[in-house]
RNA sequence: ACGAUCGACUCUGGAGAGCAACCGCCGACGGCGGUUCACCGACGGGGCUAAUCUCUCAGGUGCCAGGACAGAGGGGCGG
Numbered sequence: 001a002c003g004a005u006c007g008a009c010u011c012u013g014g015a016g017a018g019c020a021a022c023c024g025c026c027g028a029c030g031g032c033g034g035u036u037c038a039c040c041g042a043c044g045g046g047g048c049u050a051a052u053c054u055c056u057c058a059g060g061u062g063c064c065a066g067g068a069c070a071g072a073g074g075g076g077c078g079g
Base pairs, nucleotide, nucleotide: 009073010072011071012070013069018037020036021035022034023033024032025031026030038061039060040059044057045055046054047053
């Protein structure tokens, strides 16, 4: 000097499960908070050597949002 893999970031795809009941508030059929039961599991977290297994603590259960993972782009660091 070059500089793979990895990976921040961007774009695309991306499942599951109650539009639950009751109470309260608000800018009012929509949202937020609390309580109760049911359920999901692919952010994260715990367990086992480890995991896409398992447990469901947090989280989630119309849309939106989030989302493991996959593909593409691409600056930088760096062995």
Predicted 3D model of a 79-nucleotide RNA (Glycine riboswitch aptamer) from a Lysobacterales bacterium. Its Rfam family is "Glycine riboswitch aptamer". About the family: This family represents the bacterial glycine riboswitch.